[in-house]
RNA sequence: GGCCCUGUAGUUCAAUCAGCAGAACGCUCGACUUUGACUCGGGUGGUUGAUGGUGCAAAUCCAUCCGGGGCUU
Numbered sequence: 001g002g003c004c005c006u007g008u009a010g011u012u013c014a015a016u017c018a019g020c021a022g023a024a025c026g027c028u029c030g031a032c033u034u035u036g037a038c039u040c041g042g043g044u045g046g047u048u049g050a051u052g053g054u055g056c057a058a059a060u061c062c063a064u065c066c067g068g069g070g071c072u073u
Stems, first nucleotide, its partner, number of pairs: 001072007010025004019056001026044006049065005
């Protein structure tokens, strides 16, 4: 240099084909307990890596760029 995969909550990951962005863990409050842990319940979470394009509608499709990983010369 060429090609492929990947980027979504604090973390790990879902969201098939474009149609209300979710789960678990975490954090926090409460119940339980003499206290703590465990368990149970409530709450807390996002400009979906950036910019632009298509479209009624974009995490999803297209273009360029940025970060991470891999193959190859």
Molecule: transfer RNA
Organism: Verrucomicrobiales bacterium